[in-house]
RNA sequence: GAGUCUUGAUCGGGAGAGGGCUGACCAGCACAGCCGCCGAAGGGGCACUACCCAAAAACUCUCAGGCAAAAGGACCGAUCAAGGGAC
Numbered sequence: 001g002a003g004u005c006u007u008g009a010u011c012g013g014g015a016g017a018g019g020g021c022u023g024a025c026c027a028g029c030a031c032a033g034c035c036g037c038c039g040a041a042g043g044g045g046c047a048c049u050a051c052c053c054a055a056a057a058a059c060u061c062u063c064a065g066g067c068a069a070a071a072g073g074a075c076c077g078a079u080c081a082a083g084g085g086a087c
Base pairs, nucleotide, nucleotide: 005083006082007081008080009079010078011077012076013075018035020034021033022032023031036067037066038065042063043061044060045059049054
């Protein structure tokens, strides 16, 4: 100690799927019931390796979450901070 790496913050980008029906009063939201769907918060499962443990995903399951907008959103980019530390 300015590359690579890890974590966090800010900004930008960011998909999919019924504005479904009924309760029910006026539209929407929320609630309850009934179906139909989505996978990119989170969570679960599996390969190789290993043979005690451990153990992957954007695959898979949909518990959770979501299916107008808003919010959220894996991941990507930029900036900053901390850690660590190749050289």